Predicted 3D model of a 75-nucleotide RNA (transfer RNA) from a Candidatus Omnitrophota bacterium.
It was read from a public genome assembly.
NCBI's taxonomy places the organism under Bacteria, Pseudomonadati, Candidatus Omnitrophota.
RNA sequence: GGCGCUAUCGUCUAGCCUGAUCUAGGACGCCACCCUCUCAAGGUGGAGACACGGGUUUAAAUCCCGUUAGCGCUA
Numbered sequence: 001g002g003c004g005c006u007a008u009c010g011u012c013u014a015g016c017c018u019g020a021u022c023u024a025g026g027a028c029g030c031c032a033c034c035c036u037c038u039c040a041a042g043g044u045g046g047a048g049a050c051a052c053g054g055g056u057u058u059a060a061a062u063c064c065c066g067u068u069a070g071c072g073c074u075a
Stems, first nucleotide, its partner, number of pairs: 001074007010028004020058001030046005051067005
């Protein structure tokens, strides 16, 4: 240099192939409340994410192009 894979809440992860289906779901963690003499456990509720830029479309996490970062194969 060429080719391929990966990037989503603090962490892990589903959704991507085949565009629309509650407000992007779940687990752990965090916050508040309930329960309890207290703690833990349990219950209820809450905050929290689509790497970045552009394009297509009525509609993009998802399709297309480019960029960035990481990994692999190859020369």

About this RNA
Its Rfam family is "tRNA". Its family is annotated with triplet codon-amino acid adaptor activity in the Gene Ontology. A reference for the family is Hou (1993), "The tertiary structure of tRNA and the development of the genetic code", Trends Biochem Sci. The coordinates come from a structure-prediction model, not an experiment, and the mean pLDDT is 80.